[in-house]
Context: one part of a larger RNA
RNA sequence: UGUUGGAUGUCUGAAAGGAAGGAUCUCUUAGUACGAGAGGAACGGAGGUUCGAGGCCACUGGUUUACCUGUUAUCUGACAAGGUAGGCAGGGCAGCUACGCCUUAGAGGAUAAGUACUGAAAGCAUCUAAGUACGAAACCUUCCUUAAAAAGAGACAUCUUGAACUCGGAUAGAAGAUCCGUUUGAUGGGAUCGAUGUGUAAGUACGAAGCUUCGGCGACGUAUUCAGCAUGCGAUUUCCAACCGUUCAUA
Repeated sequence: UGUUGGAUGUCUGAAAGGAAGGAUCUCUUAGUACGAGAGGAACGGAGGUUCGAGGCCACUGGUUUACCUGUUAUCUGACAAGGUAGGCAGGGCAGCUACGCCUUAGAGGAUAAGUACUGAAAGCAUCUAAGUACGAAACCUUCCUUAAAAAGAGACAUCUUGAACUCGGAUAGAAGAUCCGUUUGAUGGGAUCGAUGUGUAAGUACGAAGCUUCGGCGACGUAUUCAGCAUGCGAUUUCCAACCGUUCAUA
RNA backbone atom coordinates (compact mmCIF):
# COMPACT_ATOMS: atom_id res chain seq x y z
C1' U A 1 0.00 0.00 0.00
C1' G A 2 -3.89 -3.59 -0.78
C1' U A 3 -8.02 -6.54 1.14
C1' U A 4 -13.81 -1.09 -0.56
C1' G A 5 -17.20 2.44 5.65
C1' G A 6 -14.03 2.84 10.24
C1' A A 7 -12.39 1.00 15.12
C1' U A 8 -11.58 -2.65 19.08
C1' G A 9 -11.41 -7.63 20.55
C1' U A 10 -11.69 -13.04 19.82
C1' C A 11 -10.81 -16.80 16.26
C1' U A 12 -10.33 -20.31 11.72
C1' G A 13 -5.98 -22.34 9.39
C1' A A 14 -4.21 -22.62 3.31
C1' A A 15 0.92 -22.56 3.69
C1' A A 16 5.93 -22.67 5.93
C1' G A 17 9.51 -24.39 9.66
C1' G A 18 10.94 -28.33 13.66
C1' A A 19 14.90 -33.88 15.62
C1' A A 20 12.53 -33.51 20.10
C1' G A 21 13.81 -37.26 20.89
C1' G A 22 18.23 -41.13 21.29
C1' A A 23 20.64 -44.97 24.09
C1' U A 24 20.85 -48.29 28.10
C1' C A 25 19.77 -51.03 32.80
C1' U A 26 16.60 -53.64 36.46
C1' C A 27 12.04 -56.25 37.77
C1' U A 28 8.00 -58.92 35.63
C1' U A 29 6.46 -61.95 31.58
C1' A A 30 9.63 -66.81 33.24
C1' G A 31 13.30 -70.69 34.84
C1' U A 32 7.80 -70.16 31.00
C1' A A 33 7.80 -71.17 25.34
C1' C A 34 11.77 -74.25 23.08
C1' G A 35 15.08 -78.33 24.22
C1' A A 36 16.76 -85.45 25.68
C1' G A 37 19.68 -82.45 28.69
C1' A A 38 23.01 -78.56 29.11
C1' G A 39 20.88 -74.36 28.66
C1' G A 40 17.26 -70.65 27.61
C1' A A 41 14.03 -66.30 24.92
C1' A A 42 10.21 -62.84 23.04
C1' C A 43 5.44 -59.72 22.50
C1' G A 44 3.54 -56.94 26.48
C1' G A 45 3.70 -54.31 31.53
C1' A A 46 6.29 -51.41 35.54
C1' G A 47 10.41 -48.52 37.33
C1' G A 48 15.26 -46.23 36.91
C1' U A 49 20.10 -44.13 34.60
C1' U A 50 22.43 -41.11 30.95
C1' C A 51 22.83 -37.69 26.60
C1' G A 52 19.84 -34.01 24.18
C1' A A 53 15.37 -30.41 24.11
C1' G A 54 11.77 -26.98 26.49
C1' G A 55 10.40 -24.43 30.98
C1' C A 56 10.86 -22.73 36.31
C1' C A 57 13.16 -20.67 41.12
C1' A A 58 8.76 -23.42 46.23
C1' C A 59 13.33 -26.58 48.09
C1' U A 60 19.04 -27.33 47.90
C1' G A 61 23.59 -25.06 46.19
C1' G A 62 26.15 -20.70 43.82
C1' U A 63 26.46 -15.43 43.08
C1' U A 64 24.77 -11.07 45.55
C1' U A 65 30.49 -3.68 44.16
C1' A A 66 21.62 -3.52 47.44
C1' C A 67 22.42 -4.39 52.79
C1' C A 68 24.16 -5.63 58.12
C1' U A 69 28.39 -6.83 61.30
C1' G A 70 33.69 -7.42 62.87
C1' U A 71 38.50 -5.71 61.86
C1' U A 72 43.52 -3.38 59.31
C1' A A 73 46.07 1.11 57.26
C1' U A 74 45.25 6.25 56.62
C1' C A 75 42.40 11.04 56.66
C1' U A 76 38.33 14.32 58.82
C1' G A 77 41.94 17.59 66.14
C1' A A 78 39.39 13.59 69.96
C1' C A 79 34.35 10.70 70.86
C1' A A 80 30.41 9.61 67.78
C1' A A 81 29.74 9.30 62.61
C1' G A 82 32.07 8.87 58.02
C1' G A 83 35.68 8.98 53.31
C1' U A 84 39.61 5.88 50.46
C1' A A 85 41.80 0.82 49.48
C1' G A 86 35.52 -4.45 45.91
C1' G A 87 41.23 -3.51 51.98
C1' C A 88 40.31 -8.26 54.48
C1' A A 89 36.69 -11.40 56.80
C1' G A 90 31.51 -13.50 58.58
C1' G A 91 26.45 -13.57 56.96
C1' G A 92 22.91 -12.32 53.28
C1' C A 93 16.66 -11.03 50.87
C1' A A 94 15.14 -10.02 45.86
C1' G A 95 17.04 -11.00 41.03
C1' C A 96 20.01 -14.21 37.82
C1' U A 97 21.23 -19.24 37.86
C1' A A 98 22.62 -25.25 38.16
C1' C A 99 24.93 -28.61 41.09
C1' G A 100 18.14 -27.97 42.15
C1' C A 101 12.82 -28.98 40.30
C1' C A 102 8.95 -30.23 36.24
C1' U A 103 7.82 -32.24 31.23
C1' U A 104 9.95 -34.89 27.31
C1' A A 105 4.12 -40.92 25.87
C1' G A 106 1.55 -42.86 22.34
C1' A A 107 -2.04 -43.37 18.42
C1' G A 108 -4.05 -43.31 13.35
C1' G A 109 -3.54 -43.52 7.68
C1' A A 110 -1.21 -45.10 3.21
C1' U A 111 3.21 -47.91 2.16
C1' A A 112 8.84 -50.33 1.12
C1' A A 113 11.55 -54.92 1.28
C1' G A 114 9.01 -58.96 2.91
C1' U A 115 4.82 -62.45 4.63
C1' A A 116 0.15 -64.25 3.12
C1' C A 117 -5.41 -65.42 1.35
C1' U A 118 -8.31 -66.50 -2.81
C1' G A 119 -7.07 -67.24 -7.93
C1' A A 120 -6.66 -67.97 -13.44
C1' A A 121 -3.73 -67.32 -17.94
C1' A A 122 -1.44 -72.84 -18.03
C1' G A 123 -7.95 -78.59 -15.67
C1' C A 124 -2.01 -78.91 -11.74
C1' A A 125 0.88 -75.29 -9.28
C1' U A 126 1.43 -70.08 -8.34
C1' C A 127 1.26 -63.69 -3.15
C1' U A 128 -0.89 -61.18 -8.94
C1' A A 129 -2.79 -60.86 -13.83
C1' A A 130 -8.65 -59.02 -11.54
C1' G A 131 -9.54 -58.97 -6.08
C1' U A 132 -8.14 -59.13 -0.54
C1' A A 133 -5.08 -58.84 4.31
C1' C A 134 -0.59 -57.62 7.17
C1' G A 135 4.04 -55.10 7.26
C1' A A 136 9.50 -50.08 9.38
C1' A A 137 12.76 -44.94 13.93
C1' A A 138 11.65 -43.65 6.88
C1' C A 139 6.27 -40.77 4.36
C1' C A 140 1.29 -38.06 5.79
C1' U A 141 -1.37 -36.61 10.29
C1' U A 142 -1.78 -36.20 15.61
C1' C A 143 2.46 -32.44 18.79
C1' C A 144 5.24 -27.27 18.94
C1' U A 145 6.15 -22.30 16.43
C1' U A 146 4.81 -18.56 12.62
C1' A A 147 0.61 -17.63 9.98
C1' A A 148 -5.59 -13.63 6.30
C1' A A 149 -0.73 -10.29 1.34
C1' A A 150 -4.25 -17.36 1.53
C1' A A 151 -5.60 -11.62 -4.90
C1' G A 152 -10.46 -17.44 -3.71
C1' A A 153 -6.92 -11.25 0.35
C1' G A 154 -11.53 -15.40 5.55
C1' A A 155 -15.20 -15.73 10.10
C1' C A 156 -17.70 -13.87 14.62
C1' A A 157 -19.01 -10.22 18.51
C1' U A 158 -19.36 -5.11 20.07
C1' C A 159 -19.13 0.13 19.10
C1' U A 160 -19.91 4.53 15.83
C1' U A 161 -14.70 8.79 15.74
C1' G A 162 -10.01 6.68 16.24
C1' A A 163 -4.80 6.75 16.61
C1' A A 164 -0.11 8.78 17.68
C1' C A 165 2.99 12.25 20.46
C1' U A 166 3.83 14.49 25.41
C1' C A 167 3.42 12.71 30.81
C1' G A 168 4.05 8.41 35.41
C1' G A 169 5.97 3.55 34.65
C1' A A 170 7.27 -2.24 33.96
C1' U A 171 5.19 -8.62 33.58
C1' A A 172 9.02 -5.17 28.41
C1' G A 173 13.58 -3.40 26.82
C1' A A 174 20.46 -1.86 22.99
C1' A A 175 17.38 2.28 20.05
C1' G A 176 12.64 1.71 18.09
C1' A A 177 9.01 -1.62 19.66
C1' U A 178 5.63 -4.23 23.54
C1' C A 179 2.52 -3.82 27.86
C1' C A 180 0.13 -0.84 31.98
C1' G A 181 -1.53 3.88 34.09
C1' U A 182 -2.92 9.16 33.51
C1' U A 183 -7.11 12.52 39.29
C1' U A 184 -13.92 8.82 37.77
C1' G A 185 -6.08 7.48 39.73
C1' A A 186 -2.64 3.32 43.76
C1' U A 187 1.39 4.43 37.77
C1' G A 188 6.15 5.99 40.26
C1' G A 189 8.22 8.46 44.68
C1' G A 190 7.45 9.57 50.03
C1' A A 191 5.30 8.09 54.83
C1' U A 192 3.27 4.09 58.01
C1' C A 193 2.70 -1.08 58.97
C1' G A 194 4.34 -5.95 57.79
C1' A A 195 7.92 -9.33 56.00
C1' U A 196 13.08 -10.11 55.30
C1' G A 197 18.62 -9.43 56.29
C1' U A 198 22.25 -8.54 60.03
C1' G A 199 22.92 -9.57 65.15
C1' U A 200 22.06 -6.39 70.25
C1' A A 201 23.36 0.68 68.05
C1' A A 202 24.68 5.54 70.42
C1' G A 203 24.28 7.54 75.22
C1' U A 204 23.87 6.40 80.38
C1' A A 205 24.36 3.24 84.75
C1' C A 206 26.99 -0.75 87.06
C1' G A 207 31.12 -4.24 87.14
C1' A A 208 36.18 -4.92 85.76
C1' A A 209 41.74 -7.73 84.12
C1' G A 210 45.62 -4.43 84.15
C1' C A 211 48.62 0.31 84.41
C1' U A 212 49.64 4.38 87.73
C1' U A 213 53.47 10.08 89.25
C1' C A 214 48.07 7.33 93.78
C1' G A 215 45.34 12.47 91.09
C1' G A 216 43.42 8.97 87.80
C1' C A 217 43.34 5.93 83.06
C1' G A 218 41.08 1.60 81.60
C1' A A 219 40.61 -3.25 77.13
C1' C A 220 36.35 -5.88 78.09
C1' G A 221 31.53 -7.48 80.19
C1' U A 222 26.19 -6.75 81.88
C1' A A 223 21.42 -3.91 81.64
C1' U A 224 18.59 -0.46 78.99
C1' U A 225 17.91 -3.96 73.86
C1' C A 226 15.64 -9.88 69.61
C1' A A 227 18.06 -3.51 69.91
C1' G A 228 20.03 -0.16 66.03
C1' C A 229 20.56 0.01 60.89
C1' A A 230 18.86 -1.44 55.96
C1' U A 231 15.51 -3.05 51.98
C1' G A 232 15.14 -3.71 44.16
C1' C A 233 9.44 -7.19 48.40
C1' G A 234 3.85 -6.94 50.10
C1' A A 235 -0.20 -3.92 51.99
C1' U A 236 -2.36 0.83 53.37
C1' U A 237 -2.40 6.05 52.57
C1' U A 238 -3.52 11.10 47.48
C1' C A 239 1.58 13.91 51.04
C1' C A 240 4.45 14.80 45.92
C1' A A 241 4.52 13.90 40.58
C1' A A 242 1.16 11.56 36.03
C1' C A 243 -0.29 18.80 34.91
C1' C A 244 -1.08 21.78 30.71
C1' G A 245 -1.46 20.16 26.00
C1' U A 246 -0.02 18.99 20.55
C1' U A 247 -0.53 16.51 15.84
C1' C A 248 -2.66 13.29 12.20
C1' A A 249 -6.43 10.51 9.87
C1' U A 250 -11.71 9.39 9.00
C1' A A 251 -17.04 10.13 8.63
The part of an RNA shown here (large-subunit ribosomal RNA, domain VI) has 251 nucleotides and comes from a Candidatus Woesearchaeota archaeon.
Its mean pLDDT, the model's own confidence on a scale to 100, is 82.
It was read from a public genome assembly.